This is a predicted structure of a 72-nucleotide RNA (transfer RNA) from Methanocella conradii HZ254. Rfam family: tRNA. Rfam describes the family as follows. Transfer RNA (tRNA) molecules are approximately 80 nucleotides in length. Rfam classes the family as a transfer RNA. RNAcentral records the identical sequence in 2 taxa. The gene name in the source record is tRNA-Ala-CGC-1-1. NCBI's taxonomy places the organism under Archaea, Methanobacteriati, Methanomicrobia, Methanocellaceae, Methanocella conradii. The RNAcentral record of the sequence draws on ENA, GtRNAdb and Rfam.

Formats: sequence, C1' cells, structure tokens
RNA sequence: GGGCUCUUAACUCAGGGGUAGAGUGCUACGUUCGCAACGUAGAUGCCGCGGGUUCAAAUCCCGCAGAGUCCA
Repeated sequence: GGGCUCUUAACUCAGGGGUAGAGUGCUACGUUCGCAACGUAGAUGCCGCGGGUUCAAAUCCCGCAGAGUCCA
C1' cells in the first nucleotide's frame, strides 16, 4: 500500500427499512441474624463520525476514523 470482517447498554453479543433487545453486571425491595444464592421491579443507548437515498435509516450507498485478519 491492497483485500476481507467488525464498530449497538458498564462488558459479551443479537437485531439487516417502520421510533433497539438478551445474558452478565449495577440499583431498590423481598427472603436471611448477616452475607451469598434465589425471586420481583428499575435505570441504562439519539446504534463510531460526516454525507447521500427514502414518507421513514442502527439497517441500503459513499467517504472518514478505529480494531482484527490475510497478501505484498
């Protein structure tokens, strides 16, 4: 320098046009003498950045940035 993949909650990941979910973690309550475990409820995000297409974009297209991998 070039090819491919990825970037979504604190962490690990789903979701591939119609206003975003799970597990773990966190907070409160219940339970316990207390802690853990368990149960119930709750807070989490303008989906890496900029532009385009569309009535509507996390999702499609272009550019940029970052990470991984392969080639040279």